Two RNAs folded together computationally: RNase P RNA and transfer RNA, 436 nucleotides in total. Rfam match: Bacterial RNase P class A. Rfam classes the family as a ribozyme.
[in-house]
RNA sequence: CAAGUAAACCGGGUGACCGCCCCGGUAUUUGCCGGGGAGGAAAGUCCGAGCUCCGCCGGGCAGGAUGCUGGGUAAUACCCAGGAGGGGCGACCCUACGGAAAGUGCCACAGAAACAUACCGCCCUUCCUGCAAAGGAAGGGUAAGGGUGAAAUGGUGAGGUAAGAGCUCACCGGCGGCCGGGUGACCGGCCGGCCGUGCAAACCCCGUCCGGAGCAAGACCGAAUAGAGGGACAAUGGGACGCCCGGCCCGUUCCCCGGGUUGGUCGCUGGACCCUGCCGGUAACGGCAGGGCUAGAUAGAUGGUCACCAUCCUUCCCCCUCGGGAGGGACACAGAACUCGGCUUACAGGUUUACUUGGCUC
RNA sequence: UGGGGAGUCGUCUAGUGGUAGGACAGCGGACUCUGGAUCCGUAUGUGAAGGUUCGAAUCCUUCCUCCCCAGCCA
Numbered sequence: 001c002a003a004g005u006a007a008a009c010c011g012g013g014u015g016a017c018c019g020c021c022c023c024g025g026u027a028u029u030u031g032c033c034g035g036g037g038a039g040g041a042a043a044g045u046c047c048g049a050g051c052u053c054c055g056c057c058g059g060g061c062a063g064g065a066u067g068c069u070g071g072g073u074a075a076u077a078c079c080c081a082g083g084a085g086g087g088g089c090g091a092c093c094c095u096a097c098g099g100a101a102a103g104u105g106c107c108a109c110a111g112a113a114a115c116a117u118a119c120c121g122c123c124c125u126u127c128c129u130g131c132a133a134a135g136g137a138a139g140g141g142u143a144a145g146g147g148u149g150a151a152a153u154g155g156u157g158a159g160g161u162a163a164g165a166g167c168u169c170a171c172c173g174g175c176g177g178c179c180g181g182g183u184g185a186c187c188g189g190c191c192g193g194c195c196g197u198g199c200a201a202a203c204c205c206c207g208u209c210c211g212g213a214g215c216a217a218g219a220c221c222g223a224a225u226a227g228a229g230g231g232a233c234a235a236u237g238g239g240a241c242g243c244c245c246g247g248c249c250c251g252u253u254c255c256c257c258g259g260g261u262u263g264g265u266c267g268c269u270g271g272a273c274c275c276u277g278c279c280g281g282u283a284a285c286g287g288c289a290g291g292g293c294u295a296g297a298u299a300g301a302u303g304g305u306c307a308c309c310a311u312c313c314u315u316c317c318c319c320c321u322c323g324g325g326a327g328g329g330a331c332a333c334a335g336a337a338c339u340c341g342g343c344u345u346a347c348a349g350g351u352u353u354a355c356u357u358g359g360c361u362c
Numbered sequence: 363u364g365g366g367g368a369g370u371c372g373u374c375u376a377g378u379g380g381u382a383g384g385a386c387a388g389c390g391g392a393c394u395c396u397g398g399a400u401c402c403g404u405a406u407g408u409g410a411a412g413g414u415u416c417g418a419a420u421c422c423u424u425c426c427u428c429c430c431c432a433g434c435c436a
């Protein structure tokens, strides 16, 4: 210098004028003064909680979620560390990663066979033809070779055999047993020829977990109105959105249709909050001390115009070059609505740190 | 704001792992003097991307688009 990997961060600044929302003060009838006013994703609503309401408890069956190990956390499908497998020369990255000898199911087309299967081929025996070579028929052995397929009965090589075959041997892969290391996933060594496969993001099995609804939750005040409407029942109805059973409790009711209203206050922003330092821990994170207050609307505020500066692109001029001057243009994704922790997705341009590979120079 | 649901030729739909089918509409041809009807032929599609699988419209994940429902009082 080029190409890349990982992580963190910024994502305009200043001034003038005109406005918008909230809070406090002062004045009082709409003014004045002071303070505060979007994001890293406020988004998607995909997970997990807080909070609020739904009387309560137990059992069973369904249903759902999750899935290597250990830890973190209020909790998680998140995060950290590690293991295994895969990719990359490498820095590094990716993984829904339990079980296919519990059972069921599927594997189209092709192929002989996709579970017990011999199509071509190879070999042996008997018989027939033939001088022989060879050919044909019947019975049997064989998964080494050909061919089909995504996948064909562990792989490669040697021995062995009538031909073959873990039949035997060496190495590699898997499985099982023993020993050692590790909290564990797992790793290493030795022994045993024990050896047909894929799909569980097919049903399922195993382990763990799970009540429902959502701030239009919910609480209070005010205004207005019409129920001779329909249905389920006398022993049942309700116990908020799976079903059944039992106990307990409450009630005579429950559901649908119809009617009125479209107001106000609270919930509503101070919280698993933010910043700095120290300590513990590999880390996620935790503890302690000090400091800070940081939007709160209800048709929904956080904006607009101009000037200068910063960044980038482009044109012209001066200039050997570095550079300087003038003009024009661009400046992303997007926007709180009960609140947090994550994930995912979108994003013009830019900065910093650590590292890898290659080239050049000293 | 919260909750629920659906995307398959131009339109309406079928297909629940194995070549995407039908109807109407479109285009071309035949029949007819011409048009319609009828007959024959033909083109066109799984909302997008990624994953699981030998194989995806179908199973899973993430986006995109569209549709539906709702409060309070008695």
Base pairs, nucleotide, nucleotide: 001358002357003356004355005354006353007352008351009350010349012309013308014307015306016305017304018303020037021036022035023034024033025032026031039333043344044343046342047341048340049339050338051214052213053212054211056247057246058245059244060243061242063210064209065208066207067206068082069081070080071079072078083097084095085094086093087092098205099204103203104202105199106198119146120145121142122141123140124139125138126137127136128135129134154172155171156170157169158168159167173195174194175192176191177190178189179188180187181186218266219265220264221263227257229256230255231254232253235252237250238249239248259435260434261433273292274291275290276289277288278287279286280285311330312329313328314327315326316325317324318323363432364431365430366429367428368427369426372386373385374384375383380416388404389403390402391401392400409425410424411423412422413421